[in-house]
Context: one part of a larger RNA
Molecule: small-subunit ribosomal RNA, 5' domain
Organism: metagenome
RNA sequence: GAACAAACGCUGGCGGCGUACAUAACACAUGCAAGUCGAACGAGAAAUUCCGAUUCGUCGGGAGAGUAAAGUGGCGAACGGGUGAGUAAUACAAGGGUAAUCUGCCCUUAUAUUAGGGAUAACCUUGCGAAAGCGAAGCUAAUACCUAAUAAGACUACGACCUCUUAGGUGGUUGUAGGAAAAGAUGGCCUCUGUUUCAAGCUAUCGUUUAAGGAUGAGCCCUUGCACUAUUAGCUUGUUGGUGGGGUAACGGCCUACCAAGGCUACGAUGGUUAGCUGGUCUGAGAGGAUGACCAGCCACACUGGAACUGAGACACGGUCCAGACUCCUACGGGAGGCAGCAGUGAGGAAUAUUGCGCAAUGGGGGAAACCCUGACGCAGUGACGCCGCGUGAGUGAUGAAGGCUUUCGAGUCGUAAAGCUCUGUUAGGUGGAAAGAAACAUUCCAACGCUAAUAUCGUUGGAACUUGACGGUACCACCAGAGGAAGCACCGGCUAACUCCGUGCCAGCAGCCGCGGUAAUACGGAGGGUGCAAGCGUUGUUC
Repeated sequence: GAACAAACGCUGGCGGCGUACAUAACACAUGCAAGUCGAACGAGAAAUUCCGAUUCGUCGGGAGAGUAAAGUGGCGAACGGGUGAGUAAUACAAGGGUAAUCUGCCCUUAUAUUAGGGAUAACCUUGCGAAAGCGAAGCUAAUACCUAAUAAGACUACGACCUCUUAGGUGGUUGUAGGAAAAGAUGGCCUCUGUUUCAAGCUAUCGUUUAAGGAUGAGCCCUUGCACUAUUAGCUUGUUGGUGGGGUAACGGCCUACCAAGGCUACGAUGGUUAGCUGGUCUGAGAGGAUGACCAGCCACACUGGAACUGAGACACGGUCCAGACUCCUACGGGAGGCAGCAGUGAGGAAUAUUGCGCAAUGGGGGAAACCCUGACGCAGUGACGCCGCGUGAGUGAUGAAGGCUUUCGAGUCGUAAAGCUCUGUUAGGUGGAAAGAAACAUUCCAACGCUAAUAUCGUUGGAACUUGACGGUACCACCAGAGGAAGCACCGGCUAACUCCGUGCCAGCAGCCGCGGUAAUACGGAGGGUGCAAGCGUUGUUC
């Protein structure tokens, strides 16, 4: 000199864009943060209101409403969001390999969607319990579950031939045998079938099954790189390798039985300490050094430790089970919980924000769609915490006013500074107008094409109409009034730009280094003046 996720002191006008618990991965009150689908399924209220009856107590029917809430089932909940405790290598980065692998939803190409069955929740009846919740009997549905049929390819076992090969195998063609699949929903129509309006029929869309390929995502392996410490020198028994077996999507001591005795190490094993890694960031002419906040990629974790289940995917932050610590409820028998999600509270600390608005946009989940959910996100709020921009007026004005300070008492200086006069109108304030961010989806209509028996429905494309804004009456624009509301902080001995007076008298004090102060202190304290930066200035801390 530059920089900072900064803090502290004094001061403080406005706006834009960023940014904000670095400490206790400490404990958490409260609310919200993951739901959705009735076009998979069976069932299905109430308040309120209308009508009728009434013995005035009520009863029945309609609407509310096939709505709410609950249940079965599907998809999602493994994403998104947080944190950096652990981890020095099962991490990360770069480059490869997978002939050792998997991949829901999505896309492409084929294929099929046949015949049946038994349950069960909800519901109703009832039992136990303070509660959380648990049990028994009865009824019912499905795209839930099960059985059977069919089986091209794929898979398994045994073979044959060909190609490539890192010689381990891979890919292709083919023979025999084996087990293995499915589910319907909605719209439209009468061409076919059956007919009576029509559906069990046809058709369109979506879904489902099997197979192949793609895309995306993931697993595993290899090479190299990536802190300190030798005041850590030896470490290792599933350890190192082999064979058989098991296990996995998959190779492998990953696991197991047996066999052998290996494997690593001064090119630093093993141990210890510290630490998430990277793109990057800061500094520097560079080489380097330091660092890893925000943003992006990867990893790890979710009160602490362990485990598996479901699933395409987890050994799962807002799932389950076990153990532990802590907190809460209890009828003392037993139960409930997990903010390192967004706000917020206490505590710790020098120190870090609102228990806000909205799904309008972007993105995500579900759904055919309407739509619903979304503390992701978009916005607003707080903080000069940072960067950037603007303002606090401009011109003129010498009796060089008053006043302050100094004085050699002549004057000098603050100083064109003020006042005065003439203007301007940024910004703050007020009044009025007023955006872009919105593209759509859906619905209706029109046209073309496709499917089809069809001019229906549906799908695709194009056009038209209609609809949607949290921010926000915000940005912005115009007008009104009016210099009015808006300057401080540090320093002035040298380094280092900037000097005098008074007070003090080695005292009080200053200080980054040298040093200053003991009676004329440009170094302490005050004043006047000056210098530097400026809505900031200085100090402290850290890095180069």